[in-house]
């Protein structure tokens, strides 16, 4: 330099051919339980969907460019 894959919550990830307000598990916080702690239970909070544009009535999803990481070729 070329090709391919990935980037979504603090962490690990899901989001089939665009459709209304973006989710799960763990972690965090609160409540309840207990003599007490932990586990199991109920609930809450937490996101500029890497960044910037474009297409569209509508984009996490499609298109273009940039950045980062991984793999392959040279």
């Nucleotide at each position: 330099g070329c090709c391919g894959g990935a980037g979504u919550a603090g962490c690990u990830c899901a989001g089939g051919u665009g459709g209304c307000u973006a989710g799960a598990g763990c972690a965090u916080c609160u409540c309840a339980c207990u003599c007490a702690u932990a586990a199991a239970g109920a609930g809450a909070a937490g996101g500029u969907c890497a960044c910037a544009g474009g297409u569209u009535c509508g984009a996490g999803u499609c298109c273009u460019g940039u950045c980062u990481c991984c793999g392959g070729c040279a």

The RNA shown here (transfer RNA) has 74 nucleotides and comes from a Patescibacteria group bacterium. The prediction has a mean pLDDT of 81. Rfam family: tRNA. Its family is annotated with triplet codon-amino acid adaptor activity in the Gene Ontology.